[in-house]
Model confidence (mean pLDDT): 75 of 100. The RNA shown here (Bacterial RNase P class A) has 412 nucleotides and comes from a Fidelibacterota bacterium. Lineage of the source: Bacteria > Pseudomonadati > Fidelibacterota. Of the family's consensus pairs, 95% are formed in the model. It was read from a public genome assembly, where an Rfam model found it.
């Protein structure tokens, strides 16, 4: 030096023009209330502040905050699940323990490439409980769980001596992810935890350690497959919807209600329908009423179908919610750490079809080529962009940098 992992951070930088959003200060200018003082609102133009992320992302978890339900217990249904901690709270973080799977070091073992024991780093793990209970295991195989008899093996049996035929047996082979713990001896007719000894592991008890999980040591019982991300079972959690939440304002529209007028056969009418609709308006039928015209059935035309008050739900539009908060930097102390507590400082987007942005012009990184070199040419400069707000997870990222472990080379 250079490569692999593991954690951790960055994520373009000055100007110069043009311009957008939002917030305050002066000012014209217009509009409403008002008493000329003043108050409110709106345009313009000018100073000044402030203006996208590490993920604003996917909406997957937890939560503030609103609004609706709801005596209280239970129970369905749904999530979580090794211990301690952290946290507002989580499925989320931190340290610990089990368990798996590579590496590397040292050490035993033999069949010399394989078991194996300790230690050191990494990587993953929904990781309660199969000793409550039901159930499930393709394909292969004879068999798939309190079992099985293909091959062997042993015993008996036979007018028959066999590729027969009953029985036993899990010790050999053979399937398979998994064959009902291993060697080794007793035993048997072969056999078998059947029994003994020694190993492994379960369970239970005592002891120590440690807050626990767990761990170690030691005594005992032949207890000895495996799935719960399969009902189940124990243990905690647990209302619904979500800023398109929810709350105010003016104006109108459908409709109701009341007064007036008007019309009347004194019942009561002042209508219907289509089109569009923030509801304006525009057509068209149809009555009582005038006017012509008439075969007295009707037909044609004009006018009316009306004003005032009060209520009036949702959308639309306006105002608020809306950004000062589990908020950010900087020190400090106290914890292995997550994080906690304190000093001081500081305000940092609030748009709503939605700004946060464009074009130059240096620099800046990192790739290619070229040169002996100073140095030049050409590319490239990501992922994506708020939308009530926070805590996390995931996911995407050009190009960088810090820092740990390990291997390789090279010098000394």
């Nucleotide at each position: 030096g250079a490569g692999a992992c593991c954690g951790g951070c960055c994520g373009g930088a000055u100007g110069g023009c043009u311009g957008c959003c939002u917030c305050u200060c002066a000012g014209u200018c217009c509009c409403g209330a008002u008493u000329u003082u003043u108050c409110g609102g709106g345009a313009c133009c000018g100073g000044g502040g402030g203006g996208a992320g590490g993920a604003a992302a996917g909406u997957c978890c937890g939560a503030a905050c609103u609004c609706c339900a709801c005596a209280g217990g239970a129970u369905a249904g749904g999530g979580c699940g090794c211990c301690u901690c952290c946290u507002a709270a989580c499925g989320g973080g931190a340290g610990g323990g089990g368990g798996c799977c590579g590496g590397g070091u040292c050490g035993g073992g033999c069949u010399u490439g394989c078991c194996u024991g300790a230690c050191c780093g990494g990587g993953c793990c929904a990781c309660g409980g199969a000793a409550a209970g039901u159930g499930c295991a393709a394909c292969a195989g004879a068999g798939a769980a309190c079992a099985g008899a293909c091959u062997g093996c042993c015993c008996c049996g036979c007018u028959g001596c066999g590729u027969c035929g009953g029985g036993g047996u899990a010790a050999c082979g053979g399937u398979g992810a998994a064959a009902c713990g291993g060697u080794g001896g007793u035993g048997u007719a072969a056999g078998a935890g059947a029994c003994c000894a020694c190993c492994a592991g379960u369970c239970c008890c005592c002891g120590g350690u440690g807050u626990a999980a767990a761990c170690c040591g030691g005594a005992g019982a032949g207890c000895u497959g495996g799935c719960a991300a399969a009902c189940c079972c124990c243990g905690c959690c647990u209302g619904g919807a979500g800023c398109a939440a929810g709350a105010c304002c003016a104006a109108g529209c459908a409709g109701c209600u009341u007064c007036g007028u008007c019309c009347u056969c004194c019942g009561g009418g002042a209508c219907c329908g289509c089109u569009g609709a923030u509801c304006c308006g525009g057509c068209g039928g149809c009555a009582a009423c005038c006017c012509g015209a008439u075969u007295c059935g009707u037909c044609g035309g004009g006018a009316u179908g009306c004003g005032g008050a009060g209520c009036g739900g949702g959308u639309g539009g306006g105002u608020c919610g809306c950004u000062a908060g589990a908020c950010c930097c900087c020190g400090g102390c106290c914890g292995u750490g997550a994080g906690g507590c304190c000093c001081g400082g500081g305000c940092c987007a609030g748009a709503u079809g939605a700004a946060u942005a464009g074009c130059c012009a240096u620099c800046g990184u990192c790739c290619c080529g070229a040169g002996c070199a100073g140095u030049c040419g050409g590319g490239a400069u990501a992922c994506a962009g708020a939308a009530u707000u926070c805590g996390g997870c995931u996911u995407a990222u050009a190009g960088g940098c810090c820092g740990g472990u390990c291997u390789c080379c090279a010098a000394a």